[in-house]
Molecule: FMN riboswitch aptamer (RFN element)
């Protein structure tokens, strides 16, 4: 320096009011945004300074993927197969579904007065992140 094997740790957020016998489920208003990638923004550092260039960090709920979940299969499980949400308009520009402005939209299963926000499966699983040991060069 590499990242193969093993191990350890970490690994999801969010409610008020009204009505009602009863609602964190309805109505109204609010609030939330897992992981990897991309990214013209932002920050830091270097190139003496500026322009500009380079490096690093960070940056999307709705882009490209992943995960949880559900179904099939099975005695059961694993594997396998299938299903699996939502963004437009305007601006700048050579270039933006990522920047700026505006207005929208989305959210597994079971329970219960109809649930993204409550309770439960779950002291679970998990994409993945960090570290250690061994190994290789």
């Nucleotide at each position: 320096g590499c990242g193969a094997u093993u191990c350890u740790u970490c690994g999801g957020g969010g409610u008020a009011u009204g009505u009602g016998a009863a609602a964190g489920u309805c109505a109204u208003a609010a609030c939330c945004g897992a992981c990897g990638g991309u990214g013209a923004g932002u920050g830091c550092a270097g190139g003496c300074u500026a322009a500009c260039c380079u490096g690093c960090a960070u940056a999307a709920g709705u882009c490209c993927g992943u995960g949880a979940g559900c179904g099939c299969c099975c005695a059961a499980a694993a594997a396998g197969c299938g299903c699996c949400g939502a963004g437009c308009c305007g601006g700048u520009g050579g270039g933006a579904u990522u920047c700026c402005g505006g207005c929208a939209c989305c959210g597994a299963c079971g329970g219960u007065a109809c649930a993204g926000u409550c309770c439960g499966g779950a002291u679970g699983g998990g994409a993945g992140a960090a570290g250690a040991a061994u190994g290789c060069u």